A computed fold for a 350-nucleotide part of an RNA from a metagenome, annotated as small-subunit ribosomal RNA, central domain.
It matches the Rfam family "Bacterial small subunit ribosomal RNA". Its family is annotated with structural constituent of ribosome and ribosome in the Gene Ontology.
The coordinates come from a structure-prediction model, not an experiment, and the mean pLDDT is 88.
RNAcentral holds the full RNA, with entries from SILVA.

[in-house]
Context: one part of a larger RNA
RNA sequence: CUGGGCUUAAAGAGUUCGUAGGCGGCGCGUCAAGUCGGGUGUGAAAUCCCUCGGCUCAACCGAGGAAUUGCGUCCGAAACUGGCGUGCUUGAGUGGGAUAGAGGUGAGCGGAACUGAUGGUGGAGCGGUGAAAUGCGUUGAUAUCAUCAGGAACACCGGUGGCGAAAGCGGCUCACUGGGUCUCAACUGACGCUGAGGAACGAAAGCUAGGGGAGCGAACGGGAUUAGAUACCCCGGUAGUCCUAGCCGUAAACGAUGAGCACUGGGUUGAGGGGACCUCCACAUCCCCUCGGCCAUAGCGAAAGUGUUAAGUGCUCCGCCUGGGGAGUAUGGUCGCAAGGCUGAAACUC
Numbered sequence: 001c002u003g004g005g006c007u008u009a010a011a012g013a014g015u016u017c018g019u020a021g022g023c024g025g026c027g028c029g030u031c032a033a034g035u036c037g038g039g040u041g042u043g044a045a046a047u048c049c050c051u052c053g054g055c056u057c058a059a060c061c062g063a064g065g066a067a068u069u070g071c072g073u074c075c076g077a078a079a080c081u082g083g084c085g086u087g088c089u090u091g092a093g094u095g096g097g098a099u100a101g102a103g104g105u106g107a108g109c110g111g112a113a114c115u116g117a118u119g120g121u122g123g124a125g126c127g128g129u130g131a132a133a134u135g136c137g138u139u140g141a142u143a144u145c146a147u148c149a150g151g152a153a154c155a156c157c158g159g160u161g162g163c164g165a166a167a168g169c170g171g172c173u174c175a176c177u178g179g180g181u182c183u184c185a186a187c188u189g190a191c192g193c194u195g196a197g198g199a200a201c202g203a204a205a206g207c208u209a210g211g212g213g214a215g216c217g218a219a220c221g222g223g224a225u226u227a228g229a230u231a232c233c234c235c236g237g238u239a240g241u242c243c244u245a246g247c248c249g250u251a252a253a254c255g256a257u258g259a260g261c262a263c264u265g266g267g268u269u270g271a272g273g274g275g276a277c278c279u280c281c282a283c284a285u286c287c288c289c290u291c292g293g294c295c296a297u298a299g300c301g302a303a304a305g306u307g308u309u310a311a312g313u314g315c316u317c318c319g320c321c322u323g324g325g326g327a328g329u330a331u332g333g334u335c336g337c338a339a340g341g342c343u344g345a346a347a348c349u350c
Base pairs, nucleotide, nucleotide: 003322004321005320006319007304008303012318014201015200016199017198021194022193023192025088026087027086028085029084030083031082033081034080035077036076037075038074039073040072041071042070049065050064051063052062053061054060091191092188093187094186095184096183097182098181099180103177104176105175106174107173108172109171110154114150115149116148117147118146119145120144121143125136126135162169163168206247207246208245209244210243211242215241216240220236221235222234223233258317259316260315261314262313263312266295267294268293269292270291271290272289273288274287275286276285299306300305323350324349325348332343333342334341335340
C1' cells in the first nucleotide's frame, strides 16, 4: 500500500454553518466525454509461453506463432454514468391555518432566606465538634420584634417532563427575536446530502480594564486530630464566584456511539398535534405524525450489551486509528497579554 477498524480494546473532530470537492429523484429527446464492439497503426530485438527444427540428449541455438493486458486513429452501439434541452412531483423549500416550550437578548418587578446597620425587649452565655479549642459576648452577644440597606440565587410546581446545533436554559411581567411540530396541498420544481480548508458559537477555571461584593470560598492565618498532618473536621479569610466590554478555546465538551437517507416483528410508558367512532359536545376506545424513555424478538457483538433513538441490513460524504513507554514531550510553524492552545516527531527502551 491492498486491507481491517473507531460504545468499553488504538480510533467520531465540543457543536453548527458553509467554500472547493465527492455523491445525488422520476420521464422524454439529443450529444457521444466515460463505457462497450469492430477495423487499422504502433507496442524494437532478445526474454517468457506454444509448435516445429539443429548440436547423440540436455543446457544452448534456429524458425514460426502467440503474447506484449498499453496508446493513437477510424467506424459503429446508446442501456448505464456524464453534457445539453425540455417536462414532472414523491426529495427539498415557500405559503395558509393551528400549536407546545426553563430556546435567545434587553428592561422592569417580586417574595423567602442570608448578612450588615439602627432602635426595642432581655441578661449570660453563644457558636462549634466524635470530643474540644481557636472565635464571638456585660463596650450587652446568642434569642426575639420593628425599620432600613445590600448582593446573589429563585423553595414548592418539577416530572428517565420541555426547549436548544452543542455549550446550555428554571420566580413573574413586558418588548424584540430564532427554531420546531401538526394540518391543508395553494406555490417553486431537485433548488438535495456531506463537507478538506474556512467562519461562527463554545461549561468551568484563568487573563485585561472598570464596577460590585451578601453568602460561599482556592491561597493564607489560627484551633484541633496525628508519630507527623503542608489534609480530612472547626473558627476566620483574599483572589474568585456577580455585572459591563474584550481575550482565552479547553473538559469524563459523554450516548465515551459523526452527519444524512432508506429498509427490517412486537410490548409498555411520558410529551405535542391531528383524525375516526359516538346523531352534536366531553370522556373512553381505535388510528396517524413528531419528540423523549423502558423491556424484549430476529440479527449483530469478544462479551457486557445493542436491538425502528441499532451497535441490524444497505448507500453517500467527512473525521480518526495502526503495540506500550518515551510524549501530547522536543523542534519548527501558527494563534494568545499571559497562562497556554493547535499542529506534532525521533533517538532509546520493553